[in-house]
Context: one part of a larger RNA
């Protein structure tokens, strides 16, 4: 020496499931394929290195050794890997009982607002703005009282409070269903881990088919503001936002910080659970998740710290100067928008 990295410097697949692979607990015997000794055979010559020698020296050339780190074949070792075989329970999993919960899917109901509609009271202004002005109203608006349509959203609890694998989920009620978490004891016996490919899921916006449109609202009309205003702000409004079905697969899909196991100090809040102890408040003990702080210890610093960015190990993805470029060009894949793989010439 046998790369170094990826929380902001380039650098974690948006996230499950998994196929191969790759890596894998503890324990008996065993075999000997890796592995490690040893012995034989062979690894031309030359070259290389040692030691001498010969051309007046070198260079060259000769003569001997050694070395060829390699290959086959036998003989041995059995720790470690492997492969058979025995036997465990601590990782995983199955049972029993519980228990929290905006986890998913479907059908049903509410209530309060907004908007329109009838009607009724009532008049002369209402909106809106920094001021205006379009706008709306004497065909009777604005306000206000009753009645009814529809669509969409679910205030207050709500809370660095819950749940999911992430997107994400939030009125209430019934059905269906997934996963979690706690305790108990039984049972199975490594049945685990990750995961190139490959499939599923994936906001918002967007396409396609038919539905619906209440209230917001790209485009686009008006009024303004400004030199100008293809804005900001005012009046209106059509995709669109809603459903049902396919289809796209993209986000600052973020904790910008792949999973997954094990180890390192503690402090103060909350959440679900269980267990002492008092039983009036409550006080401690533990498993599990959520968070702020802090030590060791990491970092370039910020900061991170048992939910790690500490120590370790196992497997997977990914970077490798800045633009050109996430572009060209091919190649899967879309209805289409484009999405996925993915560069060089040039430059600095």
């Nucleotide at each position: 020496c046998u790369g170094g990295g990826c929380g902001u410097a380039a650098a974690g697949c948006g996230a499950g499931c998994g196929u191969a692979g790759g890596c894998u607990g503890a324990u008996c015997u065993g075999u000997a394929a890796g592995u490690u000794g040893g012995a034989u055979g062979u690894g031309a010559a030359a070259u290389c290195c040692c030691a001498g020698a010969g051309c007046u020296u070198a260079a060259c050339u000769c003569u001997g050794g050694a070395a060829c780190u390699g290959c086959a074949u036998c003989c041995a070792a059995a720790a470690c890997u492997a492969c058979a075989u025995u036997u465990c329970u601590u990782g995983a999993g199955u049972u029993u009982g519980g228990u929290a919960g905006a986890g998913g899917a479907g059908a049903g109901u509410g209530g309060a607002a907004u908007u329109c509609c009838u009607a009724g009271u009532g008049u002369a202004g209402a909106g809106g703005u920094g001021a205006a002005a379009u706008u709306c109203g004497u065909a009777g608006a604005u306000a206000u009282u009753a009645g009814g349509a529809g669509g969409a959203a679910c205030a207050c609890c709500a809370g660095u409070g819950g749940c999911g694998a992430a997107g994400g989920c939030g009125a209430c009620u019934c059905u269906c269903u997934g996963g979690g978490c706690c305790a108990a004891u039984a049972c199975u016996g490594a049945c685990g881990c990750u995961g190139a490919g490959g499939u599923u899921c994936g906001a918002a916006a967007g396409c396609g088919u038919g539905g619906g449109u209440a209230g917001c609202g790209a485009a686009c009309a008006g009024g303004a503001u400004u030199a100008g205003a293809u804005a900001c702000c005012c009046u209106g409004g059509u995709a669109g936002u809603c459903c049902a079905c396919g289809c796209a697969g993209u986000a600052a899909a973020c904790g910008a910080u792949g999973a997954a196991u094990g180890c390192u100090a503690g402090a103060u809040g909350u959440u679900g659970g269980a267990g002492a102890c008092a039983u009036u408040a409550g006080u401690u003990u533990u498993c599990a998740g959520u968070a702020u702080c802090g030590c060791a210890g990491c970092u370039a610093a910020c900061g991170c710290a048992u939910u790690a960015a500490g120590c370790a190990u196992u497997c997977c993805g990914c970077c490798u100067g800045g633009g050109a470029a996430g572009u060209a060009c091919g190649g899967c894949c879309g209805c289409a928008a484009g999405g996925c793989u993915a560069a060089a010439a040039c430059u600095c």